[in-house]
RNA sequence: AACUUAUCCAGAGCAAGAAGAGGGAAUUGGCCCAAUGAAGUUGCAGCAACCUACCACAUGGCAAGGUGCUAAAUCCAACUCGAAAGAGACAAAUGAGUC
Numbered sequence: 001a002a003c004u005u006a007u008c009c010a011g012a013g014c015a016a017g018a019a020g021a022g023g024g025a026a027u028u029g030g031c032c033c034a035a036u037g038a039a040g041u042u043g044c045a046g047c048a049a050c051c052u053a054c055c056a057c058a059u060g061g062c063a064a065g066g067u068g069c070u071a072a073a074u075c076c077a078a079c080u081c082g083a084a085a086g087a088g089a090c091a092a093a094u095g096a097g098u099c
Base pairs, nucleotide, nucleotide: 002098003097004096005095006094007093013044014043015042016041022033023032024031027078028077029076030075045070046069047068050066051065052064054061055060074091079088080087081086
């Protein structure tokens, strides 16, 4: 990489520079963030609870370890159903597993 499976309208951010124009996965359209400094990097903090450990043994708890995450629903739409509201699918992301 591929495949299987679970989740996906909750939650959580500040600082720094020897950084400097983009970013919100990709395409299209929209909308938004950004020189009052984007992405990335570093530091510290936090959120969550998938896996491990531990406690309980009915569901649960904990937050030490492994990941993950910390604008907006996965920012919204796109395909199907539907008058609409909405539902579903695809895709993405993350975890666990298989090879």